Background: A computed fold for a 353-nucleotide RNA from a Eubacteriales bacterium, annotated as Bacterial RNase P class A. Taxonomically the source falls in Eubacteriales (Bacteria, Bacillati, Bacillota, Clostridia). It is recorded under the gene name rnpB. The coordinates come from a structure-prediction model, not an experiment, and the mean pLDDT is 76.
[in-house]
RNA sequence: GGAGGCGGUCGGACGGUCGCGUGACGGCAUAUCGAAAGAUCCUGUCAUGAGGAAAGUCCGGGCUCCGUAGGGCAGGAUAGCGGAUAACGUCCGCCGAGGGCGACCUCAGGGAAAGUGCAACAGAAAUAAACCGCCUAUUCGCGAAAGCGAAGGCAAGGAUGGAAAGGUGAGGUAAGAGCUCACCGCCGCAUUGGCGACUUUGCGGGUCAAUGUAAACCCUAUCCGGAGCAACACCGAAGUGAGUGCAAUUGUUUGCCCGACAGCAUUCCAGGGUGGCAUGAGGCAGUCGGCAACGGCUGUCCCAGAUAGAUGACCGUUCAAGACAAAACCCGGCUUACAGAUCGGCUCCAAGC
Numbered sequence: 001g002g003a004g005g006c007g008g009u010c011g012g013a014c015g016g017u018c019g020c021g022u023g024a025c026g027g028c029a030u031a032u033c034g035a036a037a038g039a040u041c042c043u044g045u046c047a048u049g050a051g052g053a054a055a056g057u058c059c060g061g062g063c064u065c066c067g068u069a070g071g072g073c074a075g076g077a078u079a080g081c082g083g084a085u086a087a088c089g090u091c092c093g094c095c096g097a098g099g100g101c102g103a104c105c106u107c108a109g110g111g112a113a114a115g116u117g118c119a120a121c122a123g124a125a126a127u128a129a130a131c132c133g134c135c136u137a138u139u140c141g142c143g144a145a146a147g148c149g150a151a152g153g154c155a156a157g158g159a160u161g162g163a164a165a166g167g168u169g170a171g172g173u174a175a176g177a178g179c180u181c182a183c184c185g186c187c188g189c190a191u192u193g194g195c196g197a198c199u200u201u202g203c204g205g206g207u208c209a210a211u212g213u214a215a216a217c218c219c220u221a222u223c224c225g226g227a228g229c230a231a232c233a234c235c236g237a238a239g240u241g242a243g244u245g246c247a248a249u250u251g252u253u254u255g256c257c258c259g260a261c262a263g264c265a266u267u268c269c270a271g272g273g274u275g276g277c278a279u280g281a282g283g284c285a286g287u288c289g290g291c292a293a294c295g296g297c298u299g300u301c302c303c304a305g306a307u308a309g310a311u312g313a314c315c316g317u318u319c320a321a322g323a324c325a326a327a328a329c330c331c332g333g334c335u336u337a338c339a340g341a342u343c344g345g346c347u348c349c350a351a352g353c
Stems, first nucleotide, its partner, number of pairs: 001349004006344005012318007020049008031040003051324001055335002058333005063228004070258004075224005080094005095109001096107004110219002115217002117213003131158002133154003138151005166184006185208001186205005193198001232275004239269001241268006250262003282301008
């Protein structure tokens, strides 16, 4: 200097003029609207007001409610080992397999000897087969012979394929083959290290024949009650409403069955207001423990709560910021989208010292 790989941050800022929402403390105010509950116009001061994904609604919970949150079946989810967490299908570390020169990346990673299914096409043959081919040790026929043909032997060579009677090499054989040997693979027994998944080393086995596939059915292990802030609670004269079904053949917050319990289920119309509603598994800083995820301790801060739904318009300076794009009960993740700028380590290549 170039090329890569991993992780983090920002994604506008400053000043001015108008215009918005919320909260606290006031004023207006024995005000206005309303039957009531309750709400409101205007105004002063202070504080504060959309994201890294607010998106998707894919997981997990907090919270609220349901007399069955009893049992069973169905169903759903997860799947190497150990840890973190409120929990998870998330995250961290490790093991194994595969890819990469490497830093690193990917894995829907238990079981094929419980069973069933599938493996198209090609190929002779996909649970054992001979298309091309090799041989003539043995037998028969022809031939003077070389040799040819048949019986027979082979699966080592070639072809097909994702996969073809473990792989490579040597010996041996008529030609071959774990037929024999060496190494590897596979199986068994022991052994080293490790919490463990696994791993190191050794010995033995050649009757060591039979592939793959479980994001095919399935088996094993573990987990799962449901509905959801439009939950739910309270106030008020706005349910004294109008229908339908059932008598255990109905209903009881997924479905079915058993049990238990019970005057229930359901349709249409109407329906004002308040709470829930923002202090949290919270943020930031420091420190301690841990490889890390994360946790402890100390200090400090309060940082949206709308409900026909709030942050918009203009000017100036600066600038890479001109992308993706707006909270609606809250939080932890995952996935997807993203112009541009920037920081930190690590790997490889080249040149120079």

It matches the Rfam family "Bacterial RNase P class A". For this family Rfam cites "Ribonuclease P: unity and diversity in a tRNA processing ribozyme" (Frank and Pace, Annu Rev Biochem, 1998). The family's RNA type in Rfam is ribozyme.